[in-house]
Molecule: transfer RNA
Organism: Vicugna pacos
RNA sequence: GUGUAGCUCAAGCGGUAGAGCGCAUGCUUAGCAUGCAUGAGGUCCUGGGUUCAAUCCCUGGCAC
Numbered sequence: 001g002u003g004u005a006g007c008u009c010a011a012g013c014g015g016u017a018g019a020g021c022g023c024a025u026g027c028u029u030a031g032c033a034u035g036c037a038u039g040a041g042g043u044c045c046u047g048g049g050u051u052c053a054a055u056c057c058c059u060g061g062c063a064c
C1' cells in the first nucleotide's frame, strides 16, 4: 500500500454497491457456436469504538 460477486476490477470521502467475464433460463438454430433478453449470485477480510445510521471515520488484528 492492497483486501468489494465464482474470477478480474470499479464506485462510494456516512444513508440497505456496480461493470466485464463466467453461471442459469428463455428467444434464435435441424443441432452447436454467435447474437439478444431476463435472472441468480455480496456478513464490502476480521474484532472493537464513534454515530440515529459505518463498506466509508477512528482503532486492534489477519492475509498478501
Base pairs, nucleotide, nucleotide: 001064002063003062006021007020008019009018015052023039024038025037026036027035045061046060047059048058049057